Context: one part of a larger RNA
RNA sequence: UGGCGGGGGCCCGCACAAGCAGCGGAGCAUGUGGUUUAAUUCGAUGCAACCCGAAGAACCUUACCGAGGCUUGACAUGUAUGUGAAACCCCGUGGAAACACGGGGCCUCCCUUCGGGGACUCAUAUGCAGGUGGUGCAUGGCUGUCGUCAGCUCGUGCCGUGAGGUGUUGGGUUAAGUCCCGCAACGAGCGCAACCCCUGUCGCUAGUUGAAUUUUUCUAGCGAGACUGCCGGGAGAAACCUGGAGGAAGGUGGGGAUGACGUCAAGUCAGCAUGCCCUUUAUGUCUCGGGCUACACACAUGCUACAAUGGUCGGUACAACGAGUUGCCACACCGCGAGGUGGAGCUAAUCUCUAAAAACCGAUCUCAGUUCGGAUUGCAGGCUGCAACUCGCCUGCAUGAAGUCGGAGUUGCUAGUAACCGCAGGUCAGCAUACUGCGGUGAAUACGUUCCCGGGCCUUGCACA
Numbered sequence: 001u002g003g004c005g006g007g008g009g010c011c012c013g014c015a016c017a018a019g020c021a022g023c024g025g026a027g028c029a030u031g032u033g034g035u036u037u038a039a040u041u042c043g044a045u046g047c048a049a050c051c052c053g054a055a056g057a058a059c060c061u062u063a064c065c066g067a068g069g070c071u072u073g074a075c076a077u078g079u080a081u082g083u084g085a086a087a088c089c090c091c092g093u094g095g096a097a098a099c100a101c102g103g104g105g106c107c108u109c110c111c112u113u114c115g116g117g118g119a120c121u122c123a124u125a126u127g128c129a130g131g132u133g134g135u136g137c138a139u140g141g142c143u144g145u146c147g148u149c150a151g152c153u154c155g156u157g158c159c160g161u162g163a164g165g166u167g168u169u170g171g172g173u174u175a176a177g178u179c180c181c182g183c184a185a186c187g188a189g190c191g192c193a194a195c196c197c198c199u200g201u202c203g204c205u206a207g208u209u210g211a212a213u214u215u216u217u218c219u220a221g222c223g224a225g226a227c228u229g230c231c232g233g234g235a236g237a238a239a240c241c242u243g244g245a246g247g248a249a250g251g252u253g254g255g256g257a258u259g260a261c262g263u264c265a266a267g268u269c270a271g272c273a274u275g276c277c278c279u280u281u282a283u284g285u286c287u288c289g290g291g292c293u294a295c296a297c298a299c300a301u302g303c304u305a306c307a308a309u310g311g312u313c314g315g316u317a318c319a320a321c322g323a324g325u326u327g328c329c330a331c332a333c334c335g336c337g338a339g340g341u342g343g344a345g346c347u348a349a350u351c352u353c354u355a356a357a358a359a360c361c362g363a364u365c366u367c368a369g370u371u372c373g374g375a376u377u378g379c380a381g382g383c384u385g386c387a388a389c390u391c392g393c394c395u396g397c398a399u400g401a402a403g404u405c406g407g408a409g410u411u412g413c414u415a416g417u418a419a420c421c422g423c424a425g426g427u428c429a430g431c432a433u434a435c436u437g438c439g440g441u442g443a444a445u446a447c448g449u450u451c452c453c454g455g456g457c458c459u460u461g462c463a464c465a
Stems, first nucleotide, its partner, number of pairs: 001465002003462003007459007015449002019413005026304008034295002042053002064290007073128001077127006084120001088105007109118003130279002133277003139273002141268003144264001146262001151190006157166003170181003196256004201224007227250001230244005306406001310365006322353003327346002331342004372403001377398007419441007
């Protein structure tokens, strides 16, 4: 100087408390461990791995396993020699395909001194290619985490033999090393804040495809507005705190982006790049089939429930974000339905996806393992796709399991939040209970900081560095 303490003081955070909804019990989905397997590819492992890489494993993907092939190679480039018709297409035999062997068509590029040259194809040879093989403890880059915590440093000066200290400590204050006052310090940098984006109010301008007309709504560009500016009280001065006015909004208005010096030899050689090592008729590469989907079990994250503020049926309202030409598909007809057949519009504020669902009105069920719950299984179908057996999604009929609110324990959340409700998008041929967004309905509670967890500052002890 740091680190640590079941030392002390001060302070903060959904950290506790006060509340609301859960998880932990059931069924299922997904991930992981384990076990199994020819293979169940690899990585991630306390917080900070476990709906994580994966924004979507039937083939492909695919890295794994089995079998069958290839060896200048699936891909790049150079040299030498040869070949030829620049190239392209088709057929046969064997085969699961890859591949191997064989045959045919098409008669042709540019320059030319007609000798040839160029470009390109194929073959051989040789330099080489290739590797999701190893090492994240050789690395770059990127990322997580402490933590959006308020800290981390420097120049000059001063103090100390020196390591170092001071500044950065102290008194107040703040969300903040934020600001004020004091002070052997005076200044400065990286952080904080502000500048950026979205949103809430108003004005101006412009309006197509939006609004029947128009005030206006809306769209999208510019601007105004909030600054403790004003008033009262407190703070002995200041910073600041507290109450009020006006205002759409008040003391950072709400949300986002933004992550200091560093820590964890944290994560990633399988995104990419890359040193070294290893491999070269194989650890490369092609193909078919299988596997990544296994299943006594254990954990994690979710979905659906256990019902009457509910289920079922009928009627009737109100969104926003987005997406669309290999696409979105109105409307009509067929089908109980998934869907099918016709077919208009739309490269979109024009057309379509699009019905929002909870809610509301009415009817019914009457507390039951039920008209709750929907797992599981059987049959019949639909769609995508070469192909749904392993292994997709959906529909109809039948079947109707566990489950009557969950032990110890544990998670999230302070307001348009939690909770409940649906909608869209990416991925995608097909496949969403996941993810990313969007709107609708819309609470309860916070006395307080003793305690648990994490963090900041000062101080003290130390057999630690």

The part of an RNA shown here (small-subunit ribosomal RNA, 3' major domain) has 465 nucleotides and comes from a Candidatus Dormibacteria bacterium. Taxonomically the source falls in Candidatus Dormibacteria (Bacteria, Bacillati, Candidatus Dormiibacterota). The coordinates come from a structure-prediction model, not an experiment, and the mean pLDDT is 83. The RNAcentral record of the full RNA draws on ENA.